Annotation
This is a predicted structure of a 457-nucleotide part of an RNA (small-subunit ribosomal RNA, 3' major domain) from a Chloroflexota bacterium.

[in-house]
Context: one part of a larger RNA
RNA sequence: UGACGGGACCCCGCACAAGCAGCGGAGCGUGUGGUUUAAUUCGAUGCUAAGCGAAGAACCUUACCUAGGCUUGACAUGUAAGUGGUACCGAUCCGAAAGGUGAGGGACCCGCAAGGGAGCUUACACAGGUGCUGCAUGGCUGUCGUCAGCUCGUGCCGUGAGGUGUUGGUUUAAGUACCGCAACGAGCGCAACCCUCGUCGUUAGUUGUAUUUUCUAGCGAGACUGCCCGAAAGGGAGGAAGGUGGGGAUGACGUCAAGUCAUCAUGGCUCUUACGUCUAGGGCUACACACACGCUACAAUGGCCGGUACAGACGGUUGCUAAACCGCGAGGUGGAGCCAAUCCGAAAAAACCGGCCCCAGUUGGAAUUGCAGGCUGAAACUCGCCUGCAUGAACGUGGAGUUGCUAGUAAACGCAGGUCAGCACACUGCGUUGAAUACGUUCCCGGGGUUUGUACA
Numbered sequence: 001u002g003a004c005g006g007g008a009c010c011c012c013g014c015a016c017a018a019g020c021a022g023c024g025g026a027g028c029g030u031g032u033g034g035u036u037u038a039a040u041u042c043g044a045u046g047c048u049a050a051g052c053g054a055a056g057a058a059c060c061u062u063a064c065c066u067a068g069g070c071u072u073g074a075c076a077u078g079u080a081a082g083u084g085g086u087a088c089c090g091a092u093c094c095g096a097a098a099g100g101u102g103a104g105g106g107a108c109c110c111g112c113a114a115g116g117g118a119g120c121u122u123a124c125a126c127a128g129g130u131g132c133u134g135c136a137u138g139g140c141u142g143u144c145g146u147c148a149g150c151u152c153g154u155g156c157c158g159u160g161a162g163g164u165g166u167u168g169g170u171u172u173a174a175g176u177a178c179c180g181c182a183a184c185g186a187g188c189g190c191a192a193c194c195c196u197c198g199u200c201g202u203u204a205g206u207u208g209u210a211u212u213u214u215c216u217a218g219c220g221a222g223a224c225u226g227c228c229c230g231a232a233a234g235g236g237a238g239g240a241a242g243g244u245g246g247g248g249a250u251g252a253c254g255u256c257a258a259g260u261c262a263u264c265a266u267g268g269c270u271c272u273u274a275c276g277u278c279u280a281g282g283g284c285u286a287c288a289c290a291c292a293c294g295c296u297a298c299a300a301u302g303g304c305c306g307g308u309a310c311a312g313a314c315g316g317u318u319g320c321u322a323a324a325c326c327g328c329g330a331g332g333u334g335g336a337g338c339c340a341a342u343c344c345g346a347a348a349a350a351a352c353c354g355g356c357c358c359c360a361g362u363u364g365g366a367a368u369u370g371c372a373g374g375c376u377g378a379a380a381c382u383c384g385c386c387u388g389c390a391u392g393a394a395c396g397u398g399g400a401g402u403u404g405c406u407a408g409u410a411a412a413c414g415c416a417g418g419u420c421a422g423c424a425c426a427c428u429g430c431g432u433u434g435a436a437u438a439c440g441u442u443c444c445c446g447g448g449g450u451u452u453g454u455a456c457a
Base pairs, nucleotide, nucleotide: 001457002456003454004453005452007451008450009449010448011447012446013445015441016440019405020404021403022402023401026296027295028294029293030292031291032290033289034287035286042053043052064282065281066280067279068278069277070276073126077125078124079123080122081121082120083119088105089104093100094099108117109116110115128271129270131269132268133267137265138264139260140259141258142256144254149188150187151186152185153184154183155164156163157162168179169178170177194248195247196246197245199221200220201219202218203217204216205215224242227236228235229234298398302357303356304355305354306353307352314345315344316343319338320337324333325332326331364395369390370389371388372387373386374385375384411433412432413431414430415429416428417427
């Protein structure tokens, strides 16, 4: 000087407390461990792995296994030699395909020609590796943590390591600011500058609107402790908005030899008729079990039936697909319109109105299974999604423990998108309805500052 302390003091954070909804029990989905397997490819492993890489494993993907092939190779560059019946197309036969065989057909560019190029064959250099090492690395990322810290120049103090500045008083979300001070300044962080939402004015309006309003998208105004009271804390006025107005982007010096050699790049090592490469089938989808994250419930603030409202955001030409008709339905026929403020996806759902159910394993709950169908796709057996009929399991609110959240938040409700031929209970967004509670900082966890002890570095 640090680190540590079941030392002290000060301060902060959904950290506790106060509340609300959960998880932990059940069924199912997904991931992981384990086990199994020819293979169940690989990576991620406390917080910071486990609906994670994967924004979507039937084939492909695919890296794994089995079997069958190829060997200058699926791909690149160079050198040498050969090659017009050459490149290329390719009947037949073997084969699951890949691959092998190869009857027959048969070119292009420059050049008058000779010849050259391209292509192909052979040979050699080489290609190739999702093989190893993230403890050789770059780049990128997580985390402490959007915590308020981390340093430098000169000066001064100290033999020196180092200190001072950065400590102290007050204040702040903040090393934010003021005052003081052997310090005076400065840098990276904080804040602001950026995007977005909320108010108003103004300009322009098509495809939007009954004209207007709304709306759309450009420009501008507005909030600065500016004004009043107050020593301050704080209160008040005006205002759409008031003390950081809400949200986002933005992540200092560093820590964890944290993660990634499987995005990519790359040193070294290693394989080279194979650890390369092609193909078919299988596997990644297994199942005594354990864990993590979700979905659906256990019902009456409910379930079912009928009727009737109200969004936002987004996508659409290999696309979205209307009306109409057929089908109980999934869906089919159909083909209008739309490169989209024009047309389509599109029905929002909870809510509201009326009716039935009457506390039960039920008209709760939907798992499981059987049959019959639909769609995508060469192909749904392993292994997709959806529909109808039948079947109707566990489950009556969940132990110890544990998670999220302070306001348009939690909770509830649906909608869209990316991925995608098909497949969403996941993810990313969007709006609708819309709470409860916070006395307080003793305690748990994490963090910041000062100080103290230390046989630790």
It matches the Rfam family "Bacterial small subunit ribosomal RNA".